[in-house]
RNA sequence: AAAGUCCUUCGGGGUUGGGUGUAAUUCCCUACCGGCGGUGAUCAAUUAUUUGUAGUCCGCGACCCAAUGAUCAACUGGUCAUUGGUUGAUUCGGUGAGAUUCCGAAACCGACAGUUACAGUCUGGAUGGGAGAAGGAAGUG
Numbered sequence: 001a002a003a004g005u006c007c008u009u010c011g012g013g014g015u016u017g018g019g020u021g022u023a024a025u026u027c028c029c030u031a032c033c034g035g036c037g038g039u040g041a042u043c044a045a046u047u048a049u050u051u052g053u054a055g056u057c058c059g060c061g062a063c064c065c066a067a068u069g070a071u072c073a074a075c076u077g078g079u080c081a082u083u084g085g086u087u088g089a090u091u092c093g094g095u096g097a098g099a100u101u102c103c104g105a106a107a108c109c110g111a112c113a114g115u116u117a118c119a120g121u122c123u124g125g126a127u128g129g130g131a132g133a134a135g136g137a138a139g140u141g
Base pairs, nucleotide, nucleotide: 005137006136007135008134009133010132017029018028019027031121032120033110034109035060036059037058038057043052044051045050055108056107064085065084066083067082068081069080070079071078072077090106091105092104093103094102112124113123114122
């Protein structure tokens, strides 16, 4: 120095315009959005080291389920921790030695609960949790 430990801060976007209807930001047409890490012959920035660049690739997180433990309650349940499980979607053309990442085109996907009518976008759990990012501290060596 690195790894590890501890602390602090940060850490998700989006219903436009119209139609039907008693009623829809939920249906239909149209519009809009894309968490984190990795990869990334292209492209961009940089004197250079290097940095950035994928919703659909690889992995992760949120949601949900189960087991175990702790705890509260005493009604079979609630809360927390750990572990395990589940969990969406891409093709065609071009270039090329090589691309599901570049260029062009056309597609596709989006937890749970609620609702005067079915929700990626409204409301709610959530002033929560979180993949992780940045900074700092002590100490070993």